This is a predicted structure of a 1535-nucleotide RNA (small-subunit ribosomal RNA) from a marine sediment metagenome. Model confidence (mean pLDDT): 84 of 100. The sequence is in RNAcentral, with records from SILVA.
[in-house]
RNA sequence: AGAGUUUGAUUCUGGCUCAGGACUAACGCUGGCAGCGUGCCUUACACAUGCAAGUCGGACGGAGAGAAAGUAGUUACUUGUAACUGCUUGAUCUUAGUGGCAAACGGGUGAGUAAUAGAUAGGUUAUCUACCACGAAGACGGGGAUACUCCCAUGAAAAUGGGAACAAUACCCGAUAAUAUCUACGGAAGAAAGGCGCGUUUGCGCCACUUUGUGACGAGCCUAUCUCCCAUCAGCUUGUUGGAGGGGUAACGGCCCACCAAGGCGAUGACGGGUAGCUGGUCUGAGAGGAUGAUCAGCCACACUGGAACUGAGAUACGGUCCAGACUCCUACGGGAGGCAGCAGUGGGGAAUUUUGGGCAAUGGGCGAAAGCCUGACCCAGCGACGCUGCGUGGACGAAGACGGUCUUUGGAUUGUAAAGUCCUUUUGUCGGGGAGUAAGAGUAAGCCGAGGAAAUGCGGUUUGCUUUGCAAGUACCCGGCGAAUAAGCCCUAGCUAACUACGUGCCAGCAGCUGCGGUAAUACGUAGAGGGCAAGCGUUGUCCGGAAUCACUGGGUGUAAAGGGUGUGCAGGCGUUUCUGUAAGUGAAUUGUGAAAUCCCAGAGCUCAACUCUGGAACUGCAGUUCAUACUGCGGAAAUCGAGGUCAUGAGAGGAAAAUAGAAUUCCCGGUGUAGCGGUGAAAUGCGUAGAUAUCGGGAGGAAUACCAAUGGCGAAGGCAGUUUUCUGGCAUGAAUCUGACGCUCAUACACGAAGGCUAGGGGAGCAAACAGGAUUAGAUACCCUGGUAGUCCUAGCAGUAAACGAUGGAUAUUAGGUGUCGGGAAGGACUUCUUCUCGGUGCCGUAGCUAACGCGUUAAAUAUCCCACCUGGAAAGUACGGCCGCAAGGUUGAAACUCAAAGAAAUUGACGGGGGCCCGCACAAGCAGCGAGGCAUGUGGUUUAAUUCGAGGCUACACGAAGAACCUUACCUGGAUUUGACAUGUUUAUGAACGGUCUGCGAAAUCAGAUCUUCUAUUCCCUUCGGGGAGUAGCAUUUUCACAGGUGGUGCAUGGUUGUCGUCAGCUCGUGCCGUGAGGUGUAAGGUUAAGUCCUUAAACGAGCGCAACCCACUUCACUAUUUGCCACCGGACUUUGUCCGAGCUACUAUAGUGAUACCGCCGGCGACGAGCCGGAGGAAGGAGUGGACGACGUCAAAUCAUCAUGCCCCUUAUGUCCAGGGCUACACACAUGCGACAAUGGUUGGUACAAUGGGUUGCGAUACAGCAAUGUGGAGCCAAUCCCGUAAAACCAGCCCCAGUACGGAUCGAGGACUGCAACUCGUCCUCGUGAAGAUGGAGUUGCUAGUAAACGCAGGUCAGCUAUACUGCGUUGAAUACGUUCCCGGGCCUUGUACACACCGCCCGUCACACCACUCAAGUGGGUUGUACCCGAAAACACAUACCCGAAUCCUUGCGAUAGGGCGUGUUGAAGGUGUGAUUCAUGAGAAGGGUGAAGUCGUAACAAGGCAGGUGUACGAGAACGUGCGCCUG
Repeated sequence: AGAGUUUGAUUCUGGCUCAGGACUAACGCUGGCAGCGUGCCUUACACAUGCAAGUCGGACGGAGAGAAAGUAGUUACUUGUAACUGCUUGAUCUUAGUGGCAAACGGGUGAGUAAUAGAUAGGUUAUCUACCACGAAGACGGGGAUACUCCCAUGAAAAUGGGAACAAUACCCGAUAAUAUCUACGGAAGAAAGGCGCGUUUGCGCCACUUUGUGACGAGCCUAUCUCCCAUCAGCUUGUUGGAGGGGUAACGGCCCACCAAGGCGAUGACGGGUAGCUGGUCUGAGAGGAUGAUCAGCCACACUGGAACUGAGAUACGGUCCAGACUCCUACGGGAGGCAGCAGUGGGGAAUUUUGGGCAAUGGGCGAAAGCCUGACCCAGCGACGCUGCGUGGACGAAGACGGUCUUUGGAUUGUAAAGUCCUUUUGUCGGGGAGUAAGAGUAAGCCGAGGAAAUGCGGUUUGCUUUGCAAGUACCCGGCGAAUAAGCCCUAGCUAACUACGUGCCAGCAGCUGCGGUAAUACGUAGAGGGCAAGCGUUGUCCGGAAUCACUGGGUGUAAAGGGUGUGCAGGCGUUUCUGUAAGUGAAUUGUGAAAUCCCAGAGCUCAACUCUGGAACUGCAGUUCAUACUGCGGAAAUCGAGGUCAUGAGAGGAAAAUAGAAUUCCCGGUGUAGCGGUGAAAUGCGUAGAUAUCGGGAGGAAUACCAAUGGCGAAGGCAGUUUUCUGGCAUGAAUCUGACGCUCAUACACGAAGGCUAGGGGAGCAAACAGGAUUAGAUACCCUGGUAGUCCUAGCAGUAAACGAUGGAUAUUAGGUGUCGGGAAGGACUUCUUCUCGGUGCCGUAGCUAACGCGUUAAAUAUCCCACCUGGAAAGUACGGCCGCAAGGUUGAAACUCAAAGAAAUUGACGGGGGCCCGCACAAGCAGCGAGGCAUGUGGUUUAAUUCGAGGCUACACGAAGAACCUUACCUGGAUUUGACAUGUUUAUGAACGGUCUGCGAAAUCAGAUCUUCUAUUCCCUUCGGGGAGUAGCAUUUUCACAGGUGGUGCAUGGUUGUCGUCAGCUCGUGCCGUGAGGUGUAAGGUUAAGUCCUUAAACGAGCGCAACCCACUUCACUAUUUGCCACCGGACUUUGUCCGAGCUACUAUAGUGAUACCGCCGGCGACGAGCCGGAGGAAGGAGUGGACGACGUCAAAUCAUCAUGCCCCUUAUGUCCAGGGCUACACACAUGCGACAAUGGUUGGUACAAUGGGUUGCGAUACAGCAAUGUGGAGCCAAUCCCGUAAAACCAGCCCCAGUACGGAUCGAGGACUGCAACUCGUCCUCGUGAAGAUGGAGUUGCUAGUAAACGCAGGUCAGCUAUACUGCGUUGAAUACGUUCCCGGGCCUUGUACACACCGCCCGUCACACCACUCAAGUGGGUUGUACCCGAAAACACAUACCCGAAUCCUUGCGAUAGGGCGUGUUGAAGGUGUGAUUCAUGAGAAGGGUGAAGUCGUAACAAGGCAGGUGUACGAGAACGUGCGCCUG
């Protein structure tokens, strides 16, 4: 610091997502140690049990225990001792009660609280403060009660009542008292308490007490500034705001009360609602900011819920009281008790948060004179990887690169120095031993010093001795022994993002943060190996900041991406010209105070380091005070004129309002002429018309709108404004001086205006025309087209308030090149009806700089700056819902959320496409010829059938295609029968030399199987030998056997190679360098000509080049040369059957054959053209403009075809999906399609005769002459391995005869009979011949095919395959041999340019809405149930206050001494008052039959609205209509 993701690609806009850091975390897997931290975020839910606040006997009376002493008695004896009992005294200890102090601290929690709070800075002349410190003064004299205790009584208990007695530092009275209080200035009122110690004395000391001053500490109150969200909360307020008086308080104050006034707050956000403890800080960030408020610290609030006071210095009191409520517990049912948000702990809730531990040793607190006691504060320990930090799990050497694993191209690679092994170390661990520091004090004894004192105790300071205090814990740390011993996981490996292979799976299982992966070769799932990252942790989830300049102060935008208000006027607000002067609020500087500590930062120090802790510094960017400065801003004052405005003069104009008026046209009415149609459309029809239309002439009525002029002309703020005239009226421009003197700009709320449509009321109504009706069109046509037609359109008075209200561009001011039009003024000059130049104001076009993502804008800015307003923050839901406001209504305005998606979008680029445009080509159309489509047959395909009808090919580009030939074979299919290292290959193992095999026999359909018989392998080495031979071995052959393997026309042509089709023999497709563009890309390759051609030429930011085109190749056409027999026969000779043929000779002739060459190039001439390329015509020539035909097929498209030609990856089968055999099938047959053949006849059929080819093939072959047969064919076998022989008579043609227009002497299907041939075999299922039979068919609907010259058409011939053949097919060959092309409007295909696009799988595209189904969230809804809250009323606890005091009580005091009096209390009344109740509102949440719309969802229905001129251009506001998208009317926009 960025990255991924919209597209075919690009730039931009814009959202989503990721990488980082952090956490009071949780979950998953894993887990060695130590230190330091940290631990209920949820139910402020309920709590068993224990503990958390006591202490003081030196305040008090008792009670209890009791050392010791005294005394009396008894007993024992040792006779003065012991024990026991009673009495007295009593050190000391304990403490229920009275009393004092504390309990308001400490500890917990964050419910409430948006200000009664917190933070910061101030104020308090408006206040209090126990204990503490320092001062001043005092502490005198009396009194009556009471708890405890005892007695009696009630009750289950808790507790309570009565009587008697008694104490105080408890309580009361009197005295005294000021520098305190009050005062009318005379006065008045108003305190106390003792205890202990020492001494001796009317004392001293200590602690406590009373009054009072000051301080300190702590607290109260007040002020300013700051402190979350909602304006769909806009008005709130009656003690409310203020006054003066009183009450109350420690104290100011409507804090409270009566009276008076009518104020107070609020867009600088009152009031209301929601949420929330605030801060120091913490996390993040470069910072500014954003988020947060655990632990620690400060403040606040709360203590079961609500209310209230008491005590007290302090509370409206967590472990106090009273009342009400809910809940729990006890109960003898009458009554009682309780409050863990203290520490542990329990239940519950929850994803989730610890021990019912130790100790007061330290620190701190309370009480006490002190010892001391208490202290779940605190210090420690325990549990939890919850976090941070540190350490370890070993180190060195070690290659046979081990075994094993994984992969493999089978060679190896990798795991990997890793392991093993050798040597070493011991942090940690374990065992043993030693062992700090945290301890300072305190007590006691004895001294010393100081002040004061008569002295002593004591007080303050200090020294020494002794005694004594440690929870943690025998811990930290140190030493020794042992021994690598006790210690590694988690996540990831498609991109972002470091790291890849194999197997499994097969859109399944699954993954996923985003893009996305998975449909048989997954680096994305699962596993393994390997690798990467971090490490006692690693990942996931959640949350916050960051990245996000994605709310933009730093630091964004608004023409088209989201976004300028429809327009103006204008209050508040914001901003504001020049000069001088004052002030010092803003601003700047210096200084002072404060900004708690901790934290962060810097430096240092202590724990072995670090975390952690400590010390010091800096900082805390803030606030306040004081002083200074005065440029700028503000404020006060004085001037100025350039901004703004006024006066005067002139001018242009559809500016506005009202009235009057004119002509043309439409329609209607009347009349004339006139006759059969008119009208309307793509074509029609509805409609009008013989009752006289349309047409035409004349007259009349009425309404609306104003041709020409007329113009990217004018005016207006916008909407908008158009005949002419008059009246009234607004604004603007120019000119000259002059006047005012900043009067200005902008503008939230507000007010006014505001097209069309619409609404209300009343008029009007010619034309047009939503709705509606009819006619057409159509599959339908609620439309487009036509005929009609009502609201409306017009006027008056109102409402409404919106538009693509657009320049999609807010207003103002200033600055910044020009050129050229036009409108309205003005000036100067000249040669003056005019021209030139300059200037002001408007309105257009082009364009520089600059800006912009680009398009574009460009002095009329979208440039450069300033000021003000409005608006935007992903798409969709949605301009919708709810609420508010406005409206008669329609509706307008303001204006969300849930759910959901990873995009939506802008501009430009390349393609593709268009029922867009231009140019051009092609048997594309047209012009012709012959067909196909009807019928019969042949062949192929579909379908159906079947045991099987093997498989493939499917628009053009499958269908006489693979197949150049299915009876068996082929053959892949089916049925049945066999076989398993196999029908075929290589290697290997075992055994054998027999067999295999030949021949024969048997079963059988055959394959196979079984049997008999014949043969008894070859070469070679060694050993033995009776030399006959035997044994052993090697190599080969054959068989057998074993294992590897063979085999597969099994799958995948969407894993592939190769081959092929098609666009298309169309003219295209690209590259290098340069240039243009941010870029994709463009240019080149566009333009003008030309060509069959991106063929060539000219111009041009292009210059060149490549693959294609063309040429080079082959065949044909002409010629030359060479060569030649099997060919040829001109010349010559001969023979014969004499128009000729044969033989010889010849070939320097011709023809042919087959090799080499030549020729053609717009070369020549004329014209056209740019003098070019080239085109047109002509000559010559065998051939003329590519001479004709072929081969040759650019980049690419169609996942085109083929795994069944072949090859091949992967998968599958392996006694079968392999192999062998027999039979069957591929030949089926209601039907449909395709390609052909032969016909329908006379341009013919038939009979007879006569003539002319070329290409080819032939030894398992072609087969002559001859003979037989009607024929197919047979017999037979000359010649030929071929320019020699054979196939082999070409047929149409021509000549002649017959047929005479008919289902025929056309046509030949079908069927019957008989034969021939091939072949093991002709039934399924062959061909041919003869005889007989003689079907449909009489030229073929819509539609459609081929062909431009030796072509079409017609005619036959040959070949391949092949035993034979289904060939009418295919491939070739020759014979005969036409017609037509004006031309490019249209159909089809293609090329180039251009245009639009919402397409890019590219129009077979994209895409809209209803309906149907499923799910989701939301809205409405008769209502229903809760929460909160307002208001009115009822009731009214405790308590406070006020009143009252008949009655009851009334110790101390008083007096007249008694039924005495009084303060006071009780009881009572009233006011306030919590909870509760009733009524009525508001608000919010949940729920609700049913209803509406919305969203989402592989394959539903209906249409086709939009994107191209989207087939009616689209959109927009409004209105009406319609299954739906939508249609139509009116006005507006161009997007």